[in-house]
Source information:
This is a predicted structure of a 71-nucleotide RNA (transfer RNA) from a Lachnospiraceae bacterium. Rfam family: tRNA. It is annotated as a transfer RNA. The coordinates come from a structure-prediction model, not an experiment, and the mean pLDDT is 80. The RNAcentral record of the sequence draws on ENA.
RNA sequence: UGCCGAGUGGUGUAAUGGUAACACGGCAGAUUCUGACUCUGCAGUUCGGGGUUCAAAUCCCUGCUCGGUAG
Numbered sequence: 001u002g003c004c005g006a007g008u009g010g011u012g013u014a015a016u017g018g019u020a021a022c023a024c025g026g027c028a029g030a031u032u033c034u035g036a037c038u039c040u041g042c043a044g045u046u047c048g049g050g051g052u053u054c055a056a057a058u059c060c061c062u063g064c065u066c067g068g069u070a071g
Base pairs, nucleotide, nucleotide: 001070002069003068004067005066006065007064010024011023012022013021018054026042027041028040029039030038047063048062049061050060051059
C1' cells in the first nucleotide's frame, strides 16, 4: 500500500429498517448489630461526518481506530 472483517453503557454481548436491550459492574433504598448474600429502584450506550428513507445501531459513501491477509 491492496483486499477482508470488526467498532453498541464501565466490561461482555443482543437487537426483522419501527420504544436501543440483557448479564455483570456502579449508585440509592429495603433487609442486617455491622458486613456479605438476597430483593426493589435508578443512572449510564450505537467510532466521527455525510447521504437514502416517513423512520437508520442496521442500507450507501467517506474518514478514523483495531484485527486478519498478500507482497